[in-house]
RNA sequence: UUGCGCACUCCGGGGUCGGUGAAAUUCCGAACCGGCGGUCACAGUCCGCGACCCGUCCGCCGCCAGCGGCCGGUUGACCAGGUGAAAUUCCUGGACCGACGGUUAAAGUCCGGAAGGGAGGCAGUGCGCGG
Numbered sequence: 001u002u003g004c005g006c007a008c009u010c011c012g013g014g015g016u017c018g019g020u021g022a023a024a025u026u027c028c029g030a031a032c033c034g035g036c037g038g039u040c041a042c043a044g045u046c047c048g049c050g051a052c053c054c055g056u057c058c059g060c061c062g063c064c065a066g067c068g069g070c071c072g073g074u075u076g077a078c079c080a081g082g083u084g085a086a087a088u089u090c091c092u093g094g095a096c097c098g099a100c101g102g103u104u105a106a107a108g109u110c111c112g113g114a115a116g117g118g119a120g121g122c123a124g125u126g127c128g129c130g131g
Base pairs, nucleotide, nucleotide: 001131002130003129004128005127006126007125008124009123010121011120016030017029018028019027031109032108033098034097035049036048037047038046044096045095053073054072055071057069058068059067060066078094079093080092081091082090100112101111102110
């Protein structure tokens, strides 16, 4: 210096102004945001993954509830034109989408489960092995 393995750590953005109203950061007008891998070239909308939710089985535990684990299920939304060898990924234009519970009134943006979980990472540290 590089490769592999193990352990630990790290890694999600966004509500502001005006209107109506008894009441709304939830409605209306305008505003703002976009996890991870892949792809002939850069993706919220392509193909997948994760998260949320549901279920069998197992564990804590004899039962309920709860929590955890494996596996399975469910899971939103894009077109036109341009450039090009190649783009639903770039550029121009116009659209669209966003778990569950809560709330004086309906939430992608507020509060909560969550100081949680988690895909993945040519992200960090340490240890080990090899070249």